The RNA shown here (Bacterial RNase P class A) has 340 nucleotides and comes from a Miltoncostaeaceae bacterium. The coordinates come from a structure-prediction model, not an experiment, and the mean pLDDT is 76. Taxonomically the source falls in Miltoncostaeaceae (Bacteria, Bacillati, Thermoleophilia, Miltoncostaeales). It matches the Rfam family "Bacterial RNase P class A". Rfam links the family to the GO terms ribonuclease P activity, dimeric ribonuclease P complex and tRNA processing.

[in-house]
RNA sequence: UCAGCAGACCAGGCAGCCGCGGGUCGGAGACGGCUCGAGGAAAGUCCGGACACCGCAGAGCAGGGUGCUGGUUAACGGCCAGCGGGGGAAACCCCAGGGAGAGUGCCACAGAAACGACACAGCCUCGGCGUAUGCCGCGGCAACGGUGAAAAGGUGCGGUAAGAGCGCACCAGCGGUCUGGUGACAGACCGGCUGGGUAAACCCCACCCGGUGCAAGGCCAAGCGUGAGCGCUACGGGUUGCUCGCCCAGCUCCAGGUAGGCCGCACGAGGCGCUCGGCAACGGGCGUCCCAGAUGGAUGGCUGCCCACGACAGAAUCCGGCUUACGGUCUGCUACCCCU
Numbered sequence: 001u002c003a004g005c006a007g008a009c010c011a012g013g014c015a016g017c018c019g020c021g022g023g024u025c026g027g028a029g030a031c032g033g034c035u036c037g038a039g040g041a042a043a044g045u046c047c048g049g050a051c052a053c054c055g056c057a058g059a060g061c062a063g064g065g066u067g068c069u070g071g072u073u074a075a076c077g078g079c080c081a082g083c084g085g086g087g088g089a090a091a092c093c094c095c096a097g098g099g100a101g102a103g104u105g106c107c108a109c110a111g112a113a114a115c116g117a118c119a120c121a122g123c124c125u126c127g128g129c130g131u132a133u134g135c136c137g138c139g140g141c142a143a144c145g146g147u148g149a150a151a152a153g154g155u156g157c158g159g160u161a162a163g164a165g166c167g168c169a170c171c172a173g174c175g176g177u178c179u180g181g182u183g184a185c186a187g188a189c190c191g192g193c194u195g196g197g198u199a200a201a202c203c204c205c206a207c208c209c210g211g212u213g214c215a216a217g218g219c220c221a222a223g224c225g226u227g228a229g230c231g232c233u234a235c236g237g238g239u240u241g242c243u244c245g246c247c248c249a250g251c252u253c254c255a256g257g258u259a260g261g262c263c264g265c266a267c268g269a270g271g272c273g274c275u276c277g278g279c280a281a282c283g284g285g286c287g288u289c290c291c292a293g294a295u296g297g298a299u300g301g302c303u304g305c306c307c308a309c310g311a312c313a314g315a316a317u318c319c320g321g322c323u324u325a326c327g328g329u330c331u332g333c334u335a336c337c338c339c340u
Base pairs, nucleotide, nucleotide: 003334004333005332006331007330008329009328010327012306013305014304015303016302017301018300020037021036022035023034024033025032026031039312043323044322046321047320048319049318050317051213052212053211054210063209064208065207066206067205068082069081070080071079072078083097084095085094086093087092098204099203103202104201105198106197107196120145122141123140124139126137127136128135129134153171154170155169156168157167158166174191175190176189177188178187179186180185217263218262219261220260227253228252229251230250236248237247238246239245270289271288272287273286274285275284276283277282307310
């Protein structure tokens, strides 16, 4: 240099002018001053929580989720550290990673046979026939050939009529004991040789989960209408010729609640710095800072200078994650092959 791996950081800068939204101060007001004003993903809405209302004695069933171990956290399917397995030459990366010893299902094609299975081509003893390398029959076998993703351990030696864990050694698997570890697990020794795969198939086991989402929800409350009262020796209209009564209008009051307004709603599992504990995730302490809050919904534009010429993208209840989109800078690490 090239190829690659891991992590951290930045998100054009400065100045001037004009404009927009929030807060605060001054002002009777018009308005003015000061101050603050998007992101690392504000996104997808995929998990988890806070908060709110509804439901609920408790427990269970159904349904859903999670699934190696130990931590961490408000919680999580997140994160950290490990274990086991897999990939890579390495740095390093990936894994829904419990149970197939309770039952059921499935295992295409090929193949004799896909599970308590099987003998196609074959091997061998014995018997019969035959001149015969053979043929037939009763049995034994599964080493060798062929199929498949997978064939009831693998390799070698012995053994045998031929064979076979039948015996032995090593390896793999299973079970037991001991040792180390909190544990997943690892190592050593012993045992008899042993049982196909599939659970992101049903299922079993363990643990977790009530529902709806800020248009949650709470407060105030016009107008119209409803209900109750008044309606009189001050008065209106309708019903009758008149009085009473009834109805309407009018006035007063109550309740619910629409429009509308206010709250929820910006001080929080908060940011930054130092420090302590811990490998780390994370936690404790001290100091310091206040950092968008709209509801037709603000964050933009112009000019000048500089550079490496600026990607993806715009809050709407909030927070912790995950995922996806995307420009650049820096640091550390790896070295199979090739070149110097």
Background:
A source record names the gene rnpB.